Order: sequence, then C1' cells, then structure tokens
RNA sequence: GGGUGCAAAGGGCAAACUAUCUGAGAGGGUAGGACGCAAAGCCUAGGGACCUGAAUUGGGGAAGUUCUAUUCCCGGGGUUCGCCUGGCCGCCACA
Repeated sequence: GGGUGCAAAGGGCAAACUAUCUGAGAGGGUAGGACGCAAAGCCUAGGGACCUGAAUUGGGGAAGUUCUAUUCCCGGGGUUCGCCUGGCCGCCACA
C1' cells in the first nucleotide's frame, strides 16, 4: 500500500417516536430516544424515489370551464448519501 473483517480493544453514528424551531412542500436543525450501521463519515457525479408554492422560478401540452376556479402530464427547480452505483477521507485487527 492492497485485501478481508468487526472476533478483540478504544470508541463512533443515531431509525421510529416525542418536544421545539424552520420550509410552500418533500424535508432540514436542536434536545430526548435507540431500530440498526464497519464507513449509517463527506460529496447529487450517474440513477431511483419523493416535493413543487402565482408570495421573488415560471414555461409548454391535455382535460375541464359562460367566465373564473380546478385536475393531470412534461420541462425547470428542489429533497433524500440510513435507496443503489460511483468518488474521496478514516480507527483497530489479521481471530
């Protein structure tokens, strides 16, 4: 340096839920709490899933409609790294 792994040692993170703050929303922060995780550390790079407010994102198409209102799809934007792949960094050990 690479591989394998969590048996050992020191530890680490923190699901659901609750309280609170925040966002249009998906969601995010903080505290409690542990379902689990050998990268459940970091990065939207490629996918998946989810959200999308006419109020400082704002177009196209379809349905519908007297007019408004409304619904769906596409685009654009956003969320999720504890969905996957990938990239980068990292503790210990060689059972």
A computed fold for a 95-nucleotide RNA from a Nitrospirales bacterium, annotated as c-di-GMP-I riboswitch aptamer. It matches the Rfam family "c-di-GMP-I riboswitch aptamer". Rfam's curators write: GEMM was predicted in a large-scale screen for bacterial structured RNA regulatory elements.